[in-house]
Parts: sequence; structure tokens; C1' cells
RNA sequence: GCACUGAAAAGGCACAGCACGGGCAACCGUGUGUCGCAAAGCCACCGCCCCACCGGGGCAGAGGGGUUGUCAAG
Repeated sequence: GCACUGAAAAGGCACAGCACGGGCAACCGUGUGUCGCAAAGCCACCGCCCCACCGGGGCAGAGGGGUUGUCAAG
């Protein structure tokens, strides 16, 4: 240095619920919260969902795929 692995420590993220706001809806934003997460970072290609369905939109914390990436006992 690379791969596997996930002990320890540091840092990171933040489910459900609640409050306020946005959207027809799926769902989203902010705050609180802390269930969990080594990609629970990012990307709608597969997939799933919604609608006002020649089309438009949502989900990256169901899963697959792509891409970048912290620490380091063994």
C1' cells in the first nucleotide's frame, strides 16, 4: 500500500413518534428525537410508489446496480 474483517476510539448520519410548513397524492423541508447504519455519502439504470396519466412526480433508511469514501484491533 492492497484485500478481507468490524474489535476499540474519534467524527458522521438520523427510523418511528411529536411540532410547524409545503404537496391532489406518493412524499418532502425545518426543529425535536436516537431505532438503527461502514456507505443510512452521491446517482432514479433495474425496482417500488403516487397523480391532475400521450405525460408528470416521489422513494438512495426495502432490494439490486454504478460511483466516491473515514478509522484500523486482527